[in-house]
């Protein structure tokens, strides 16, 4: 360096439930287990959620439309780091 076909020791934890933070997405704890060899870390590329303020709409308001400075790393790409085994 490749690789997870086989050991062992483990390790993370989807939905969902409660409980907190929240405007929402989501985050965190705790139960739970669908899955995962980087489901360990980083929003740079792309992608996807949300839309509080902000900008529109509207006579005035109210729906309604756009907006990321707020998310997701268990969506792909990049990056950095790594535990055990096999192999060269």
């Nucleotide at each position: 360096g490749c690789c997870g076909u086989c050991a062992a020791g483990g390790g993370c934890a989807a939905a969902c439930c409660c409980g907190u933070c929240g405007a929402a997405a989501g985050g965190c704890g705790g139960g739970g287990g669908c899955g995962c060899a980087a489901a360990g870390c980083c929003a740079c590329g792309g992608g996807c959620c949300u839309a509080a303020g902000g900008c529109u709409g509207g006579u005035g308001g109210a729906a309604g439309g756009c907006u990321a400075u707020g998310g997701c790393a268990g969506c792909c790409g990049g990056g950095c780091u790594g535990c055990c085994g096999g192999u060269g």
Predicted 3D model of an 88-nucleotide RNA (c-di-GMP-I-GGC riboswitch aptamer) from Thermanaeromonas sp. The prediction has a mean pLDDT of 89. The source organism's lineage runs through Bacteria, Bacillati, Clostridia, Neomoorellaceae and Thermanaeromonas. It was read from a public genome assembly, where an Rfam model found it.